Predicted 3D model of a 274-nucleotide part of an RNA (large-subunit ribosomal RNA, domain VI) from Niabella ginsengisoli. It matches the Rfam family "Bacterial large subunit ribosomal RNA". The source organism's lineage runs through Bacteria, Pseudomonadati, Chitinophagia, Chitinophagaceae and Paraniabella.
Context: one part of a larger RNA
């Protein structure tokens, strides 16, 4: 932009894509078969491998703005306590998020028409013959079935609701994240929990500083302390103010008003024109 008014939703599915894998074991059964050696079809069940999808409750990884320990050195006048730099200085742990090696699930079942093949009936050709007419069985392949997208499917579908024009609806702007390169999408904008802050909790680290007590001291203890990024709730304290813009169809009928065209006259101008 189109889909023949404009919106907001819900849908059908022409068509397109994805997927389709495979093993071992148990049983049937040491049965059928076979002199024996050996050893099944069909059917039932269990567990895997690789691949795929989703997720983070568990096991872990990462986690350079979390916590702690610690070395050297500079600084905060000194002690104490901190802080800068040294690959995040090094080291031990680790929330959210993201993740696999972790967890869950998947390939199924079934139908149709068939291939090779196997048949029934059966002539041409009094026999025979699966084929010539006719009728069956039959594969991971084909068409369905499963999952995803899908009406620009210009063949532009369907349904519901709203608006009847300063409309419905949308956007700008702001706070953001289940979203994200930008855009878009989604949530919210005081009739408010959208983000920050605060409070509580979860979770992490591991018992802060100062002081008291004990000890000559190192240190221990009062103390599950102190600190803490992303988590979960609650709470309007802060910021989402006020507002502005877009949007307004086609056809038909009637009435009124106005304007234009046209006609006439005057005037200006070289012309165009007024």
């Nucleotide at each position: 932009c189109g889909u023949u008014a404009g919106u907001a939703a819900a849908u059908u599915g022409a068509g397109a894509g994805a997927a389709c894998a495979u093993g071992a074991c148990c049983u049937u059964a040491g049965u059928a078969c076979g002199a024996g050696a050996g050893g099944a079809c069909c059917g039932g069940g269990u567990c895997g491998u690789a691949c795929g999808u989703a997720c983070c409750g568990c096991u872990g990884g990462u986690g350079u703005a979390u916590c702690a320990g610690u070395u050297g050195u500079g600084c905060c006048g000194c002690c104490a306590g901190g802080u800068g730099c040294a690959a995040u200085g090094c080291u031990g742990a680790g929330u959210a998020g993201c993740u696999a090696a972790g967890u869950a699930c998947g390939g199924a079942c079934a139908g149709g028409a068939u291939a090779a093949a196997c048949g029934c009936u059966g002539a041409a050709a009094g026999c025979a013959u699966c084929u010539a007419a006719g009728c069956g069985u039959g594969a991971a392949a084909c068409c369905u079935a499963u999952c995803u997208c899908a009406a620009g499917a210009u063949g532009a579908g369907u349904u519901u609701a709203c608006u009847u024009u300063u409309a419905a609806g949308g956007g700008c702007c702001g706070u953001a994240a289940g979203a994200g390169a930008c855009u878009a999408u989604u949530a919210c904008g005081u009739u408010g929990a959208u983000a920050g802050g605060c409070u509580a909790c979860a979770g992490g680290u591991g018992u802060a500083a100062a002081g008291g007590u004990g000890g000559u001291a190192a240190c221990a203890u009062c103390a599950a302390a102190g600190c803490c990024g992303a988590g979960u709730a609650g709470u309007a304290c802060u910021a989402a103010u006020u507002g502005c813009c877009c949007g307004u169809a086609c056809g038909c009928u009637u009435u009124a008003a106005u304007u234009u065209u046209a006609u006439u006259a005057a005037u200006u101008g070289u012309u165009a024109g007024g």